[in-house]
RNA sequence: GGGCCGGUAGUUCAGCGGUAGAAUGCGCGCUUUGCAUGCGCGAGGUCGUGGGUUCAAGUCCCACCCGGUCCA
Numbered sequence: 001g002g003g004c005c006g007g008u009a010g011u012u013c014a015g016c017g018g019u020a021g022a023a024u025g026c027g028c029g030c031u032u033u034g035c036a037u038g039c040g041c042g043a044g045g046u047c048g049u050g051g052g053u054u055c056a057a058g059u060c061c062c063a064c065c066c067g068g069u070c071c072a
Stems, first nucleotide, its partner, number of pairs: 001071007010024004018055001026042005048064005
């Protein structure tokens, strides 16, 4: 320098162009003598950045940034 994969909640990751989710962690409540477990509720998101297409973009297109991997 080039190819490919990835970037979404604190963490690990899903997500078909039409309401942003799960698990775990965190807070509260119930349960328990108490802890743990379990159940319920809640908080937590510039969806890497900037453009483009579209009535509508986390999703499609382009450039760039970051990480991983392969080739030179």
Molecule: transfer RNA
Organism: Nitrososphaerota archaeon